The RNA shown here (transfer RNA) has 73 nucleotides and comes from a Candidatus Peribacteria bacterium. The coordinates come from a structure-prediction model, not an experiment, and the mean pLDDT is 80. The sequence was found in a public genome assembly.

């Protein structure tokens, strides 16, 4: 230098054919227990890796950039 694949909640990851975002897990919080822990229930938590086009609408599709991780040179 080309080339392929990732990038979504604090941790792992879903999101089919473009309709406006979820799951466990962990935090909080309430039972339950003498207390912890385990066990219930409930809530909280996103600019969707950056900017730009397309679209009546974009995690999705189309260009550039930024990271990682794998080929090839």
């Nucleotide at each position: 230098g080309g080339g392929u694949g990732a990038g979504u909640a604090g941790c792992u990851c879903a999101g089919u054919c473009g309709g406006u975002a979820g799951a466990g897990c962990a935090c909080c919080u309430g039972g339950c227990u003498c207390u912890u822990a385990a066990c219930c229930a409930g809530u909280u938590g996103g600019u969707c890796g950056a900017g730009a086009g397309u679209u009546c609408g974009a995690a999705u599709c189309u260009c550039u950039c930024c990271u990682c991780a794998c080929c090839c040179a």